[in-house]
Bacterial RNase P class A from an Alphaproteobacteria bacterium, 372 nucleotides, folded computationally. Rfam family: Bacterial RNase P class A. Rfam links the family to the GO terms dimeric ribonuclease P complex, tRNA processing and ribonuclease P activity. Rfam describes the family as follows. Ribonuclease P (RNase P) is a ubiquitous endoribonuclease, found in archaea, bacteria and eukarya as well as chloroplasts and mitochondria. Its best characterised activity is the generation of mature 5'-ends of tRNAs by cleaving the 5'-leader elements of precursor-tRNAs. Cellular RNase Ps are ribonucleoproteins. RNA from bacterial RNase Ps retains its catalytic activity in the absence of the protein subunit, i.e. it is a ribozyme. Isolated eukaryotic and archaeal RNase P RNA has not been shown to retain its catalytic function, but is still essential for the catalytic activity of the holoenzyme. Although the archaeal and eukaryotic holoenzyme s have a much greater protein content than the bacterial ones, the RNA cores from all the three lineages are homologous -- helices corresponding to P1, P2, P3, P4, and P10/11 are common to all cellular RNase P RNAs. Yet, there is considerable sequence variation, particularly among the eukaryotic RNAs. Identified in Yersinia as Ysr151/RnpB. Clan: RNaseP clan. Its mean pLDDT, the model's own confidence on a scale to 100, is 76.
RNA sequence: CAGUCGGGCCGGAUGGUCGCGGCGUUGCAAAACGCCGAGGAAAGUCCGGGCACCAUGGGAAAAGGGUGGCGGGUAACGCCCGCCGGGGGCAACCUCAGAGAUAGUGCCACAGAAAAUAAACUACCGUGCUUCGGUACGGCAAAGGUUCAAAGGUGGGGUAAAAGCCCACCGCGCCGGCGGUAACGUGCGGCGGCUCGGCAAACCUCACCCGGUGCAAGACCACAUAGGCGGGCAAUCGGUUUCCCACCGGCCCGCGGGUAGGUUGCUUGAGCGGUUUGGCGACAAACCGCCCAGAUGAAUGACUAUCACUCGCCAUUAUGUCCAACGGGCCUGCUGCGAGCACAAAACCCGGCUUACAGGCCCGGCUGGAAU
Repeated sequence: CAGUCGGGCCGGAUGGUCGCGGCGUUGCAAAACGCCGAGGAAAGUCCGGGCACCAUGGGAAAAGGGUGGCGGGUAACGCCCGCCGGGGGCAACCUCAGAGAUAGUGCCACAGAAAAUAAACUACCGUGCUUCGGUACGGCAAAGGUUCAAAGGUGGGGUAAAAGCCCACCGCGCCGGCGGUAACGUGCGGCGGCUCGGCAAACCUCACCCGGUGCAAGACCACAUAGGCGGGCAAUCGGUUUCCCACCGGCCCGCGGGUAGGUUGCUUGAGCGGUUUGGCGACAAACCGCCCAGAUGAAUGACUAUCACUCGCCAUUAUGUCCAACGGGCCUGCUGCGAGCACAAAACCCGGCUUACAGGCCCGGCUGGAAU
C1' cells in the first nucleotide's frame, strides 16, 4: 500500500424571535422566573419477565405447546459468554433446527440389474452342446457401467475366476488406560463380527420446561338505573379434558332500562455513569455520583443566522507525485458558489432477538506486496 475478518461508537451543534407539555417557586388571579422534554432502533409484536386481575381449591394423569452438544451468566429466556464436535475458508474467522436411524412406521424422483429383508446389466471363470454366431447350467461381486449414494480402503497371499477367504497397515465396533467438571480427545492398549446408506426442518421416541388475559390490565370517586319482566333447560346437572376429595350454584333465548365522566395506575428503575476488585468472558460485588418525557385526537414546533457533514462546479496553489522536462498533467489541503443532509416518533415498564439506515470515526486481527 492492497484485499479481507471481527468489534465499539456518532449519526448533527449553537444562538436569536415567537409558540407548546410536565415539575417547582412567587402570586388572589393573570402571569413571571427556573429546570426538564423522543430512539439506536422508539419499528416488528418474535421470545422472556416485573406488575395487575381472573380461572373454586388440593392431588394424580392426559392433551397441547416450547427448547435440544457441554459448562457457565441472568429475574428469566428460544438471549448472552466460553468450550466441544460437523461443515466452509490459505487464514483471521463464519456457520449448524448439533439428543435418538439397533423401539416402531414411512420416504429416497430420474437413472440403474438392484436403493437396505436391497444385486447380477456389460463382463470374468468352469462343465456340456454348437450351424462356431452363440446357447444351457453352475460359480462370482474383485474389473467396468448407472446414481448424491451400490455390501469398507491400500498392498500381498490364495483361487477355475473371485471375495476379510487369510495376513499387514488403516478404517469401524466394543472394552479399558490417560487428559478434561463435562461435551469430548487420544500416532496408548486389548478383543473382534470383519458390518450393514441418507432423511426425524418426516411421523415418532427420549430429556427438560410451560395456567390465562393484558394498562383498552386493574383501583377509587361521581352520576344514573330496573338486583326488572317473560319463556325453556339442568340436581345421575354446571363450575374442569379425565379421576378422587372439598367448596360453590348454574345454562340458553326474547322484551325492556341505565352508563361511556373524572382521578389514579404514570415513571426511582432487575435505572444510568465513574473507579476498584474477581473472572478468558458473559458478568458480579463494593464505593462514589446523577435523576434523564409522562402526553390523553395525543406536547418538544415555526422562522432565521452561523457552523459541522456529503456531493457537484470553478479558480488559484503550499506539499506530494508523474512525464518526452524549466513546461505541463494528476491527487490532496485551503478559499468561493450551488444543492442536499440516512432509517425514522414514546403511550405501563424492563432484558433480548430480528429488520431498516446517507455519511463518518475508532480499536484489534489475517493474507499478499514493497521499503528500511